[in-house]
């Protein structure tokens, strides 16, 4: 807001009074007319309701609720109770009738009439008001009672009955009921006052002018500034007024263990409102949800003039919204209104409908059932689960569904919306009936697959980047179950605002410091007294609710009854201890008094020496002054140095101390003058005066600001000069504010003891200052000791702390008061506001954001921290690398492929002890598909397997000709082979970040741990630290530790001396040079010194070897997600006419280029010729190969010996001897290329190695830089083996020759211990800081511009009450009839909604 209904009702108060129907009369048979009906219906006077019941929470921070009072300052219709009355006149009016006006709403004018409508009289009590008079109480206000006088009521209706009067019908009358009228008194109700209690902001602190009080009038049921006139200047406020912000308030309910803290929806009470705002009317009540008037906005109607309307009553609409129902049914109960009563009316109720919105309660079956059915899932392939679950067999029937019967609620008859509803009884049939959410942790509950920091999840913490229990999805589990998740909100948990119940050295917190008003607290003793306390009894504390207990619906929810509780408020009476108050008293806290002490306590005024700087002068000559080095600067115009003399400001060495003084800030040569306070002794005085402080006040360091001075030295900013990559620094050379003074702001500092003041308790040691006492000593000045106050420090107990650590000067244990915190940033910031000249201070927010900020501690790591100590780590030396050329790996290019791994030390002559094919894993081309290779299961198999001729082909392979089979078994058959086929075979495919195993490196560095004790809340420490020593955590010694593993070292292996056995080879012998075993030997044992009577270290003898004798093997606890899936093995993952296999070629050998490792060298300490001498480790039958013998030579021929201490490989080479070269690109140097050759192999074109002869390149000793080495090493020399058909500069070994040097630990490097700080833990290759760019978001500033709410002024101003009202109109009452009185009405003031400015 359409549209319905939600307040009427009384004919017994009154007039008029139909239609319909009955009689009865007439009738033209059509109907009229009287009566009944019947005083009914509608409409109207007139009475009661309409102020109640119903809805909403606008607005209010208020006497609005709550709750306990008052009202003697009031009112109260119906309704009770008592009294007493109810006489007797009058004039109108609607309803009607009739006429105008309007479209309509409505409206106006004549006439008629009634009343319980309206009025004049009269009556009048102990009612009431005004007034006189005099009494009684009272300080008074007032209160009681008396008397005189005045003024003030009313209505009838209805039944019945004639018994008295009157009439002959019943009016009058009497009677009965309802009713009027006055007074009281009662009941409900309702007004008004008043104590207390009731939200947030102080970045709101001032605020009021009818304010505050009086007087006098008015008004009101009533008091009251409630209104007005005068008259005073009052009221309120830090116990928070004003102001702004939200907001109905209680009973109660949700939470909590309670205190609390949240909210106020259903029920009850109170209040405010009814479209906005104003306002009165009429009543007993209203300023009135369904009346009224006036502005106003908005909707409709309209003939345009003008009208009408209020769902925050029940239902419905429409919008808004995340979101809320039916335009039902009945008055049968219950209540209400009206009425004498039937009744009527009632969307209040009482019922139904919609909604899982809540709270109860019930089912969706029950038993039995293992072949553990299919079938899902999953698996370790055996299984396991869903799972007795299902089917299947036996039952039931709640509820359903059909039939029948069917209520209570209804008090004596009928009479029930709900409702044919609850229940009941009979039939039928497992039938119709289960979902949500979760399964990393908190939290109960697991797996597979999918995806692969993607898709997504998430309360928190975090999952997700190829094995996800955490994302989907399956299956399974678990939680609830007709409901179960999620959102929101509150409240607990959170003692995280803490009143029960916190805290502030360092985590957030003590105001920089003091003095005080107000306020809190406050010594000891007595009296009263009862305000707080308590104790009891009264009076409330509504009802429902919640709590027990008992009752009714079959139980429960729900709902009767009884009680409990409601912590509180109000009053009476009682205690009198503690608190307050009065009054009295003390002296132990505070004060005052005398005597006496120490002090850089303040202020002011003088003053005194050193210094530095400056100016004058004298010597004096070249610098001189600052650094890490320098430079700028000064200085031959005479500097620095050094004498005298001057002048000026600023500060006071030494004493001097962890020492004094002061509230703090601070305070420092001496001397006067002023001045505050402490401390000690006396205990002769006052008697709680005290403590503490919100705001106030005052002080308050350096910088800084004003105004004048003053200015030696220092000295922000400034100029140079340096460092540097820059150098706005740090270092130097100048140098203005400023730093001193006087006066004035200013008001902060890590104003720090990061520790408010006061006062009491609570072991001790050691210093110190500054008194008092008592003893001794004294050089007479003092000074020791013990002791007792006041100050200051420093270690420690109890005891308190998270812990550092505090600890009588508390951070202990109390007590009082004040002042601060409530996570990090944002921010001590914006806004206000207030101080100040400024700069800036002091209050002090938000929005946005983060998951963390933070304290102490402990363990590592780090550090251009610090001790100590080690290592070819540097230093000493010696040879190199890096410069050539060449080998060889490796990046990087390149290609069909250049297969793949190794990438700082710890990859780069590494995997690879050896790529022509093969290897080979790569490319390109050709085949095969149960395969090259294994295990199996079915089925075939005698011309089968096997065998492979001719032919094609680059091989591979195709193809198939002669030819021809085994074993067992009497057979049937079965074996092995082959064929088909099905499982499966293969992958140098990927994942070393999914593994095993092996390896590297820190590092052969001295470390890593571990049991019991002990300390510590805990991490964790001790042990292992600490003095010594050592190669060593090696030993020794102290030690809250004692012991023990892993490491070290030692046991092994080899070399080096001896013995001793045994002797193949070896040499003639017989020896043992050897060779091959078993033993010895070396332990700091022995002496001397150091050292702590250790341990060990230095030095010596002895000895083959001396202090680990050389060497090797051996590698703790761990780091490095190191390295390897290509050595091997392996989860997963991919691939199966291919990522597998097989073959032919070709790659890996590429070549502008960079690195790394090495060779050869650049020469005369050499090159070349000739002669000559000496090893050792190894190796050998598809092998090593010897003499001989050819070739210049590589070789080849050739076979003796040897499976080897026998033979062979075998001449070692540098070395020595002699001779040549004579310093150059050479007689160095070999690159490269040419010809010719050899060997190995199916094959040396891509791509082998060696020979001769010919060519004969770079390169004259290497930039920056870098490696390797400490004695048989280095550095030079050759020599052998792996591998190997052959290919070595490479790499493992072997001997030959064989040195320099180390002061020493300050630097580089790496390591160890121990110690420090640390915002680092991925651990410094961390961590992290400010600035620009972009872009987004929050907040604040801006020329400004809109709106809201609130304020003051000024203008106009509806309705309407109240005043006035001289004009107009008037029935009752008076009258001399002319008037008069009274009322209305037009105007009008004042107030005032709204409008405008």
């Nucleotide at each position: 807001c359409a549209u319905g209904c939600a307040a009427g009702u009384c004919g017994a108060a009154c007039g008029a009074g139909a239609a319909a129907a009955g009689a009865a009369g007439c009738u033209u048979c059509g109907g009229c007319u009287u009566c009944u009906g019947a005083g009914u219906a509608a409409a109207g006077u007139g009475g009661c309701g309409a102020a109640c019941g119903g809805g909403u929470g606008c607005g209010u921070a208020a006497c609005a609720c709550g709750u306990a009072a008052g009202u003697a300052a009031u009112c109260u219709a119906c309704c009770c109770u008592a009294a007493a009355c109810u006489c007797u006149g009058g004039a109108a009016u609607a309803a009607c009738u009739u006429c105008c006006c309007g479209a309509a709403a409505g409206g106006g004018g004549a006439g008629c009439u009634a009343a319980g409508a309206c009025u004049g009289g009269a009556u009048a009590g102990g009612g009431u008001c005004c007034u006189c008079g005099a009494g009684g109480u009272g300080u008074a206000a007032g209160c009681c009672g008396c008397g005189g006088g005045g003024g003030g009521a009313a209505a009838g209706c209805a039944g019945g009955c004639c018994u008295c009067u009157g009439u002959c019908a019943c009016a009058a009358g009497c009677u009965u009921g309802c009713g009027g009228u006055u007074u009281a008194g009662g009941a409900u109700g309702a007004g008004c006052u008043u104590g207390c209690g009731u939200c947030c902001c102080a970045u709101u602190a001032g605020u009021u002018u009818g304010u505050u009080g009086g007087u006098g009038a008015g008004g009101u049921a009533a008091c009251g500034g409630c209104u007005u006139a005068c008259c005073a200047a009052g009221g309120c406020g830090a116990u928070g007024a004003c102001g702004g912000a939200u907001a109905g308030g209680g009973g109660a309910u949700c939470u909590g263990a309670g205190a609390g803290g949240g909210u106020g929806g259903c029920c009850c009470c109170c209040c405010a409102c009814a479209c906005u705002g104003g306002g009165a009317c009429u009543g007993a009540g209203a300023c009135a949800c369904g009346g009224c008037c006036c502005a106003g906005a908005c909707u409709c109607c309209u003939g345009c003039g003008g009208g009408a309307g209020g769902c925050a009553g029940c239902a419905g609409u429409g919008a808004g919204g995340g979101a809320u129902a039916u335009u039902g049914c009945a008055c049968a109960a219950u209540g209400g209104g009206c009425g004498g009563a039937a009744g009527c009316c009632u969307g209040a109720u009482g019922c139904a409908g919609c909604g899982a919105c809540g709270c109860c309660g019930c089912g969706u079956g029950g038993g039995u059932g293992a072949a553990g059915a299919a079938g899902g899932u999953u698996u370790c392939c055996g299984g396991a689960u869903c799972g007795u679950a299902a089917a299947g067999c036996c039952c039931u029937u709640u509820u359903c569904u059909a039939u029948g019967u069917g209520a209570c609620g209804a008090g004596g008859a009928a009479g029930g919306a709900c409702g044919g509803u609850a229940g009941c009884a009979u039939a039928g049939g497992a039938a119709a009936a289960a979902g949500u959410g979760u399964c990393g942790g908190c939290u109960a509950a697991c797996u597979a697959c999918g995806u692969g920091c993607c898709a997504g999840c998430a309360g928190c913490c975090g999952c997700g980047g190829u094995a996800a229990a955490a994302c989907g999805u399956a299956g399974g589990a678990c939680a609830c179950g007709a409901a179960c998740g999620u959102u929101a909100u509150c409240c607990g948990g959170a003692g995280u605002u803490a009143c029960u119940g916190g805290g502030c050295g360092u985590a957030a917190a003590g105001c920089g410091c003091g003095c005080g008003c107000a306020g809190g607290c406050g010594g000891u003793u007595g009296u009263a007294u009862a305000a707080g306390u308590u104790u009891u009894c009264u009076a409330u504390g509504a009802a429902a609710g919640u709590c027990g207990c008992u009752g009714g619906c079959u139980a429960a929810a729900c709902u009767g009854g009884c009680g409990g509780a409601a912590u509180g408020u109000a009053g009476g009476a009682g205690a009198a201890a503690c608190u307050g108050u009065a009054c009295a008293a003390c002296u132990a806290g505070a004060g005052a008094g005398a005597a006496a002490u120490a002090g850089a306590g303040g202020g002011a005024a003088g003053u005194a020496g050193a210094a530095u700087u400056c100016c004058g002068g004298g010597u004096g000559u070249a610098g001189u002054g600052g650094u890490g080095a320098a430079a700028u600067g000064c200085g031959u115009a005479g500097a620095u140095a050094u004498c005298c003399g001057g002048a000026g400001g600023a500060a006071u060495a030494u004493c001097a101390g962890a020492g004094g003084c002061g509230a703090a800030g601070g305070c420092g040569g001496c001397u006067u003058c002023c001045u505050g306070g402490a401390u000690u002794u006396c205990c002769a005085c006052u008697g709680a005066c005290g403590c503490u402080g919100a705001g106030g006040c005052g002080c308050g360091a350096a910088a800084g600001c004003g105004u004048g001075g003053g200015u030696a030295g220092c000295g922000a900013a400034c100029g140079g000069g340096a460092u540097u990559a820059g150098a706005a620094a740090c270092c130097c050379c100048g140098g203005u504010a400023g730093u001193c003074c006087a006066c004035g702001c200013c008001g902060u500092a890590a104003a720090c003891g990061a520790u408010g003041u006061a006062c009491a308790u609570u072991a001790g040691g050691c210093g110190u200052u500054c008194g008092g006492u008592a003893u001794c000593c004294u050089g007479c000045g003092g000074g020791a000791u013990a002791u007792u106050g006041a100050g200051u420090g420093u270690c420690g107990g109890a005891g308190c702390a998270a812990a550092c650590g505090c600890g009588a000067u508390a951070a202990a244990u109390g007590u009082a008061c004040c002042g601060c915190c409530u996570g990090g940033g944002g921010a001590g910031u914006a806004c206000g506001g207030u101080c100040g000249c400024a700069a800036g201070g002091c209050u002090a927010a938000a929005a946005c954001u983060c998951a963390a900020a933070g304290g102490a501690a402990u363990u590592g790591a780090c550090g251009g921290g610090g001790g100590c100590c080690c290592g070819c780590a540097c230093a000493a030396g010696c040879a190199g690398c890096g410069g050539a050329g060449c080998g060889u790996g490796u990046g990087g290019u390149u290609u069909a492929a250049u297969u793949c791994g190794a990438u700082g030390c710890a990859a780069c002559g590494c995997g690879a002890a050896g790529a022509a094919c093969c290897u080979u894993a790569c490319c390109u081309g050709g085949g095969u598909u149960u395969g090259a290779c294994a295990g199996u299961g079915a089925g075939g198999u005698a011309g089968u397997a096997c065998g492979g001729a001719a032919g094609c082909g680059a091989a591979a392979g195709c193809g198939g000709a002669a030819g021809g089979a085994c074993c067992c078994g009497a057979g049937a058959g079965g074996g092995a082979g082959c064929c088909u086929u099905g499982c499966c075979a293969g992958g140098u495919g990927c994942u070393g970040c999914a593994u095993g195993g092996u390896u590297g490196u820190c590092g052969u560095c001295a470390g890593c741990u571990c049991g019991u004790g002990c300390c510590g809340u805990g991490a964790g420490g001790u042990g292992u630290u600490c003095g010594g020593u050592u190669a060593a955590g090696u030993c020794c010694g102290c030690a809250a530790a004692c012991g023990a593993g892993c490491g070290c070292a030692a046991c092994c292996c080899u070399c080096g001396g001896g013995g001793c056995u045994a002797g193949u080879u070896a040499c003639a012998a017989g020896u043992g040079u050897c060779u091959a075993g078993c033993c010895u030997g070396a332990c700091u044992g022995c002496c001397c010194g150091u050292g702590g009577c250790a341990a060990a270290c230095g030095g010596g003898a002895g000895g083959a070897a001396g202090g680990u004798g050389g060497g090797g093997a051996u590698g703790a606890c761990g780091u490095c997600a190191a390295a390897u899936c290509a050595g091997c093995a392996u989860g997963g993952c991919c691939u199966u006419g291919a990522u597998a296999u097989c073959c032919a070629g070709g790659g890996c050998g590429a070549c502008a280029c960079a690195c790394a490792c090495g060779c050869u060298a650049c020469a005369a300490u050499g090159g070349u010729c000739g002669a000559u001498a000496c090893a050792a480790u190894g190796g050998g039958u598809g092998g090593c190969g010897a003499a001989g013998u050819g070739g210049c030579g590589a070789c080849a021929u050739g076979g003796a010996g040897c499976g080897a201490a026998u033979c062979c490989u075998g001449c070692a080479a540098a070395g020595u001897c002699g001779g040549u070269c004579a310093c150059a690109g050479u007689u160095c140097g070999g690159a490269u290329u040419g010809c010719a050759g050899g060997c190995u192999g199916c094959a040396a074109c891509u791509c082998g190695c060696c020979u001769g002869c010919a060519u004969g390149a770079a390169g004259u000793c290497g930039g920056a830089g870098u490696u390797g080495c400490u004695a048989g090493u280095a550095a030079c020399c050759g020599c052998a083996a792996a591998u190997c058909a052959g290919c070595a500069c490479g790499u493992u070994g072997c001997g030959g020759u064989g040195a320099a040097u180390a002061c020493g630990u300050u630097c580089c490097c790496g390591g160890g211990c121990c110690u420090u700080g640390u915002a680092c833990a991925c651990a410094c290759c961390g961590c992290c800081c400010g600035u620009c760019a972009c872009g987004u978001c929050a907040u604040g500033g801006g020329a400004g511009u809109c709106g809201g709410u609130c304020g003051a002024g000024c203008c106009u101003g509806a309705a309407g009450u109240c005043g006035g009202g001289a004009a107009g109109c008037u029935a009752a009452c008076c009258u001399g009839a002319g008037g008069g009185g009274g009322g209305c009405u037009a105007c009008u003031g004042c107030c005032u909604a709204g409008g405008g400015c």